Annotation
A computed fold for a 382-nucleotide RNA from an Egibacteraceae bacterium, annotated as Bacterial RNase P class A. Its Rfam family is "Bacterial RNase P class A". Rfam describes the family as follows. Ribonuclease P (RNase P) is a ubiquitous endoribonuclease, found in archaea, bacteria and eukarya as well as chloroplasts and mitochondria. The coordinates come from a structure-prediction model, not an experiment, and the mean pLDDT is 80. Lineage of the source: Bacteria > Bacillati > Nitriliruptoria > Egibacterales > Egibacteraceae. It is recorded under the gene name rnpB.
RNA sequence: GGAGUCGGCCAGGCGGCCGCGGUGAGGGCAACCUCGCUGAGGAAAGUCCGGACUCCACAGGGCAGGACGCUGGGUAACGCCCAGGCGCGGCGACGCGCGGAAAGUGCCACAGAGAGCAGACCGCCGAACGGCCCGCCCGAGGGAGACCUGGGGCGGGCGCGUGGUGAGGGUGAAAGGGUGCGGUAAGAGCGCACCGGCGCCGGCGGUGACGCCGGCGGCCAGGUAAACCCCGUCCGGAGCAAGGCCAAGCAGGCACGUCAUCAGGUGGUCCCGCCGAGUGCCAGGUAGGCCGCAUCGAGGUCGGCGGCAACGUCGGCCCCAGAGAGAUGGUCGCCACUCACGCGAGUGAGGACAGAAUCCGGCUUAUCGGCCGGCUCCCCGA
Numbered sequence: 001g002g003a004g005u006c007g008g009c010c011a012g013g014c015g016g017c018c019g020c021g022g023u024g025a026g027g028g029c030a031a032c033c034u035c036g037c038u039g040a041g042g043a044a045a046g047u048c049c050g051g052a053c054u055c056c057a058c059a060g061g062g063c064a065g066g067a068c069g070c071u072g073g074g075u076a077a078c079g080c081c082c083a084g085g086c087g088c089g090g091c092g093a094c095g096c097g098c099g100g101a102a103a104g105u106g107c108c109a110c111a112g113a114g115a116g117c118a119g120a121c122c123g124c125c126g127a128a129c130g131g132c133c134c135g136c137c138c139g140a141g142g143g144a145g146a147c148c149u150g151g152g153g154c155g156g157g158c159g160c161g162u163g164g165u166g167a168g169g170g171u172g173a174a175a176g177g178g179u180g181c182g183g184u185a186a187g188a189g190c191g192c193a194c195c196g197g198c199g200c201c202g203g204c205g206g207u208g209a210c211g212c213c214g215g216c217g218g219c220c221a222g223g224u225a226a227a228c229c230c231c232g233u234c235c236g237g238a239g240c241a242a243g244g245c246c247a248a249g250c251a252g253g254c255a256c257g258u259c260a261u262c263a264g265g266u267g268g269u270c271c272c273g274c275c276g277a278g279u280g281c282c283a284g285g286u287a288g289g290c291c292g293c294a295u296c297g298a299g300g301u302c303g304g305c306g307g308c309a310a311c312g313u314c315g316g317c318c319c320c321a322g323a324g325a326g327a328u329g330g331u332c333g334c335c336a337c338u339c340a341c342g343c344g345a346g347u348g349a350g351g352a353c354a355g356a357a358u359c360c361g362g363c364u365u366a367u368c369g370g371c372c373g374g375c376u377c378c379c380c381g382a
Base pairs, nucleotide, nucleotide: 001378002377003376004375005374006373007372008371009370010369012335013334014333015332016331017330018329020039021038022037023036024035025034026033027032041353045364046363048362049361050360051359052358053239054238055237056236065235066234067233068232069231070084071083072082073081074080085098086097087096088095089094099230100229104228105227106224107223108222121169122168123165124164125163128162129161130160131158132157133156134155135154136153137152138151140149141148142147177195178194179193180192181191182190196220197219198217199216200215201214202213203212204211205210243291244290245289246288252282253281254280255279256278264275265274266273267272268271299318300317301316302315303314304313305312306311337350338349339348340347341346
C1' cells in the first nucleotide's frame, strides 16, 4: 500500500424567525397571556420470545397440546448473552450448525432394473437343473441291404430356458466402506492384511460436552425428526380495552305518603286498605371523571473490586418524554460532509430508515453516509 474479518460509535452543528405537547411561576372575573424548564429511536417497527404488574381459576398429580434441545456459566426470565466442545467452510482472522435415524413407523420427486429385511437393464459366469449340437464307446428295434429310429455312458461345446453375480458399465442428490492378496464358474467382508467408520470394554486428562491411548467385535449401519415419534426441560388462563376508585340521567328497591301543599284513582264492612303524584334513603352500575401512568426503576452514568467473559458487587453523582390512540415541527442563513462541473475563486445538487402509548430484557427486520479500534492474508521498503 492492497484485500479481508470482527467489534464499538454517530445519525449533522450553531444562530434568527414562526409554531406545537407537558410542567412550574406570575398576571387576568374568564377566554387566555408572559417567562422559565423540558419533549423520540437505534431501531420507538414486527408483536416473534421472555418477564414485571393485574384479574380469574386452583388440594396434589396426570393426560392432551405447545415451545425448546451439545457442555458449563450469566440472568428476574428467555428461544437471549458469554466461555468452551465437536462437525463443516475458509490459506487465515473468522463464520455457520448442534438431543435420538443402531426403538419403531412413514416418505425419498425426475431418471433408473432396483430408493431399502435392496436390485439383474447392459455386461460377466456356465457351477447346479433342463435343452440343443459334436466326438468316441456300449447295447436295442426295423430293413435283403445301403441305411433309418430311439436309448445309455464318457468327453467337449452353445449360452437357449431356469439360474449365479453385486466386481465393471449405466441412472441418480443418494445404489449397503477403501486398497491389495487369496478365493471362485464368475464374484462378493466370502476369508485375510492394512486403512477408515461404528459399537463395546479399560486406562489417563477435563466440573462437563469431549479428547488421547490400548484392547475386542467383520458390526460396515443411506438421507429425512420445520414427518409421525422417543427421551429430557419448561409452560394454569387472559391481558393496561388488565384492573381499582368516584359516579350523572333513565329504569329498580325500601320508607313516609300526614298537621300542612297538590291531584287524585280504586275496593268495600264508611273509616280502613291498595295504587299513584311527591319527598327522603339504598344497591348494582352506564355516560363521564380519577388512578394504574412516568421521580425511584431487574433505572442511567463514572470509578473501585471479583470474574477470560457474559455479569455481579460496592461507592459517588443524576432524575430522563408522555397524552385525547392527536405534541415532539417548519423556514432562512453560516459551517462541516458527499457527489457533479470548473485550472481556480466558486456554482449546483444531496442527506437514509423511521417514529413512543403500561413498563422492562432480548431477537429479527429496515437504514444515505461517516468515524474509531482489534485481528488476518498478500506485496513493497528499511